A computed fold for a 175-nucleotide RNA from Actinoplanes italicus, annotated as FMN riboswitch aptamer (RFN element). Model confidence (mean pLDDT): 80 of 100. The organism belongs to Actinoplanes, within Bacteria.
[in-house]
RNA sequence: ACGCGCUGGCGGGACUCGGUGAAAUUCCGAACCGGCGGUGAUCCGACGCUUCUCGUGUCGGUAAGCCCGCGACCCGAUCGUCCGACAGGACGAGCGGUGGACCUGGUGAGACUCCAGGGCCGACGGUUGAGCGGCAGUGAUGCCGUUCAGACAGUCCGGAUGGGAGACAGCGCGC
Numbered sequence: 001a002c003g004c005g006c007u008g009g010c011g012g013g014a015c016u017c018g019g020u021g022a023a024a025u026u027c028c029g030a031a032c033c034g035g036c037g038g039u040g041a042u043c044c045g046a047c048g049c050u051u052c053u054c055g056u057g058u059c060g061g062u063a064a065g066c067c068c069g070c071g072a073c074c075c076g077a078u079c080g081u082c083c084g085a086c087a088g089g090a091c092g093a094g095c096g097g098u099g100g101a102c103c104u105g106g107u108g109a110g111a112c113u114c115c116a117g118g119g120c121c122g123a124c125g126g127u128u129g130a131g132c133g134g135c136a137g138u139g140a141u142g143c144c145g146u147u148c149a150g151a152c153a154g155u156c157c158g159g160a161u162g163g164g165a166g167a168c169a170g171c172g173c174g175c
Base pairs, nucleotide, nucleotide: 002174003173004172005171006170007169008168010166016030017029018028019027032154033122034121035070036069037068038067043061044060045059046058047057048056049055065120066119074097075096076095078093079092080091081090082089083088102118103117104116105115106114124158125157126156128149129148130147131146132145133144134143135142136141
């Protein structure tokens, strides 16, 4: 160095201006953001070769939101533990499923990765006002029901002080 095991902390970014409106970081115009591994013709460094070069080789680092795969979210059955009014529910584990988006031109032997231009995508839940009725409260007000109108989140709030691909470090064993 490599393999296996254990432990540790780490491990996601982004609303600014204008417009409409009673109300918008949610709509409209412009602006803003991009997890992890791989690939890779960019760029950087070291060493060597050399026709001494704007060349070339090896090694290391670095380079994709929309190329390949993974994670988060969501769905399902199974197993385990617990609760149960026996309908079912909560939590955990591994497993299965679902799961977003790129073109044109240039260079070139070669580009969905480089350069230029124009596009596109982003889980789930929440979110406003008024009328009427009820409840709580001294009250401001809040909650519930109902009717009418309405406003739609990548960026706000929440699950989440969670989970996590994975990178790193330490220890043990093997080789």